[in-house]
About this RNA:
A computed fold for a 476-nucleotide part of an RNA from an uncultured bacterium, annotated as small-subunit ribosomal RNA, 3' major domain. RNAcentral holds the full RNA, with entries from ENA, Greengenes and SILVA. Model confidence (mean pLDDT): 83 of 100.
Context: one part of a larger RNA
C1' cells in the first nucleotide's frame, strides 16, 4: 500500500421493512443428478450449471451404440505415370451404401496438348480426438457500481504519499467552496435510438369533416387532403421563471407556466481490473495423439430408459368461478418451395375447389380477458382435467420405438400447499390473449406486441451486495 475485522463513522440498492403475486404440496411439460444402458454422444455446477449451448433429436441433424461398408479416401492442393471419359437413364443383387450389366460418350486446339475427369503412386489429407491451466477472438460477472489512472510539481533515505484527501452538493471523483498542488486521460453525463405534446411538407395503398351518386350493408365509387395515421425536417425542457432555504457558491425544497419538470419514460452503451471464471463441438490457432482409424460412407438402434432427488414453469384446487348464447375494443408481426379469402363438405383436427397478394391495397385474422342475457349452489361438484381405449386428420420415403392435433367414451391426483423460498415500486405487480424467429411436421420455452390495470414505501436498528474516509492486525 492493500486485503481483512461478529471495529467506528456517513451514504446507497426491491437488500431489509411495508404490499402485491407466487415457489416449496398436486399432475403434467422441460432441464440436471442418480440409477440404468449396447449406447443412453458432449460441453455447463454457489450467486454468475439446472426450459443453460439446443431460434426446435422419428430419418437426417448426430458427434453415442450395434452390424455392414471403404482407405489418397466425402470435401481439398500439387506431382509423377497410364487411360478418355463422367454426369445421366434402366434392369439385376442388396437392409442401404454400394456392386454387376446395358444403353449413353462432352467443349478448346497452333494437333504437341488442355478444360474436365477415372486408375495407381507419392506428399500430404481427415479428426465434434486431448489440453479453455498452452492461446486469439467471444461471452458471462461484480455492475450501469463510481470508481481507475497519469504527466509535471511537492513530501518522504525507501516502499510510496499528494492530486482523489476536507466542508456541502449530487444519480454520479455531478458540480461548488478551500487546499502543494497544477492540468490531464479512460469513465460519469451528453452526443445515438424509441416514445410521449406542437408544427411544416407529402397524400397512395392510409384517411372520410363537408358535396354528390349508389348499396340489404361496407370509404363502395367519384370529388377532397380537413382529420386520422404514415415518414421525413422542425420547434419543445435549460433548475429558464417567481418564493424560501443555503455561504453572493452548488444545489435543495415549493409554486405558475406547461403535452411533459428537474435525468420526463424505455432502450443501446459496460473504466482498471476480478473470478488461472465459460467455450479447443461456432470460428480460429500451438503442443500432444490418431492415419486399413480416434478419418469416413450407410441401414438400424440411441440421445426420449426410470426404485428416486433437485431447479424452471404450464394447468390447477374454483362462485372476484364454470358452462351456453348475444355483442364490442388492439398492437407489433409474417406470407411465393408461401400466406390463402369465399363456397361446399364434414360434430371437428381438416379436406375440396379456387379469387386476391412478392402486399399501409390482398392473407394469416374471430383478439381474449371485458360488456348483457341465462344456467349451475358449495359438491371431489356442470371445479379439475391426468390416464387409457376406440376411430380419425395433418406433415413427412417413414409417425413401432419416438410427433402435433381432433372426436366420442374414461375421468386420477389436487379443497391453497411444512421448514424454507423468489419477484416486483406504476401503466410497474398482477392478470388476458396475439404474433415471430427456429422450422416439411413438433412449444407449457424464447424473443417480442398491445389490452385490462393494482397495493405498499414509517423508515434504515437488522440481514445481504455495494462505496467513500478513519481504527487495529501475529495476514499478503
Nucleotide at each position: 500500500u492493500g486485503a481483512c475485522g461478529g471495529g467506528g463513522g456517513c451514504c446507497c440498492g426491491c437488500a431489509c421493512a411495508a404490499g402485491c403475486g407466487g415457489u416449496g404440496g398436486a399432475g403434467c411439460a422441460u432441464g440436471u443428478g442418480g440409477u440404468u444402458u449396447a449406447a443412453u454422444u458432449c460441453g455447463a455446477c454457489g450467486c454468475a450449471a439446472c426450459g443453460c449451448g439446443a431460434a426446435g433429436a422419428a430419418c437426417c441433424u448426430u458427434a453415442c451404440c450395434g452390424g455392414g461398408g471403404u482407405u489418397u479416401g466425402a470435401a481439398c492442393u500439387g506431382c509423377a505415370a497410364c487411360g478418355g471419359c463422367a454426369a445421366c437413364c434402366u434392369g439385376c443383387a442388396g437392409a442401404g451404401a454400394u456392386g454387376c450389366a446395358g444403353g449413353g460418350u462432352u467443349c478448346c486446339u497452333u494437333c504437341g496438348g488442355g478444360a474436365c475427369u477415372g486408375u495407381u503412386g507419392u506428399a500430404g489429407a481427415g479428426g465434434u480426438g486431448c489440453u479453455g491451466c498452452a492461446u486469439g477472438g467471444c461471452u458471462g460477472u461484480c455492475g450501469u457500481c463510481a470508481g481507475c489512472u497519469c504527466g509535471u510539481g511537492u513530501c518522504g533515505u525507501g516502499a510510496g504519499a499528494u492530486g482523489u484527501u476536507g466542508g456541502g452538493u449530487u444519480a454520479a471523483g455531478u458540480c461548488c467552496c478551500g487546499c502543494a498542488a497544477c492540468g490531464a486521460g479512460c469513465g460519469c453525463a451528453a452526443c445515438c435510438c424509441u416514445u410521449g405534446u406542437c408544427u411544416g411538407u407529402a397524400g397512395u395503398u392510409g384517411c372520410c369533416a363537408u358535396c354528390a351518386g349508389g348499396u340489404u350493408a361496407u370509404g363502395c365509387u367519384g370529388a377532397g387532403c380537413a382529420c386520422u395515421c404514415u415518414a421525413c425536417g422542425g420547434a419543445g425542457a435549460c433548475u429558464g421563471u417567481c418564493g424560501g432555504c443555503g455561504a453572493a457558491a452548488a444545489g435543495c425544497c415549493g409554486g405558475a407556466g406547461g403535452a411533459a419538470g428537474g435525468u420526463g419514460g424505455g432502450g443501446a452503451u459496460g473504466a482498471c481490473g476480478u473470478c488461472a471464471a465459460g467455450u479447443c463441438c461456432u470460428c480460429a490457432u500451438g503442443g500432444c495423439c490418431u492415419u486399413u482409424a480416434u478419418g469416413u460412407c450407410c441401414c438400424g438402434g440411441g440421445c426420449u430408459a426410470c426404485a428416486c432427488a433437485c431447479g424452471u414453469g404450464c394447468u390447477a384446487c374454483a362462485a372476484u368461478g364454470g358452462g351456453c348464447g348475444g355483442a364490442a375494443c388492439a398492437g407489433a408481426g409474417g406470407g411465393u418451395u408461401g400466406c390463402u379469402a369465399c363456397c361446399u363438405c364434414g360434430u371437428g383436427a381438416g379436406a375440396g375447389c379456387a379469387a386476391g397478394c412478392g402486399a399501409a391495397u390482398c392473407c394469416c385474422a374471430c383478439a381474449a380477458a371485458u360488456c348483457c342475457g341465462c344456467u349451475c349452489c358449495c359438491a371431489g361438484u356442470u371445479c379439475g382435467g391426468a390416464u387409457u381405449g376406440c376411430a380419425a386428420u395433418c406433415u413427412g420415403c417413414a409417425a413401432c420405438u419416438c410427433g402435433a392435433c381432433u372426436g366420442c367414451a374414461u375421468g386420477a391426483a389436487g379443497u391453497u400447499g411444512g421448514a424454507a423460498u423468489c419477484g416486483c415500486u406504476a401503466g410497474u405487480a398482477a392478470u388476458c390473449g396475439c404474433g415471430g424467429a427456429u422450422c416439411a411436421g413438433a412449444a407449457c420455452g424464447c424473443c417480442g406486441c398491445g389490452g385490462u390495470g393494482a397495493a405498499u414505501a414509517c423508515g434504515u436498528u437488522c440481514c445481504c451486495g455495494g462505496g467513500c474516509c478513519u481504527u487495529g492486525u501475529a495476514c499478503a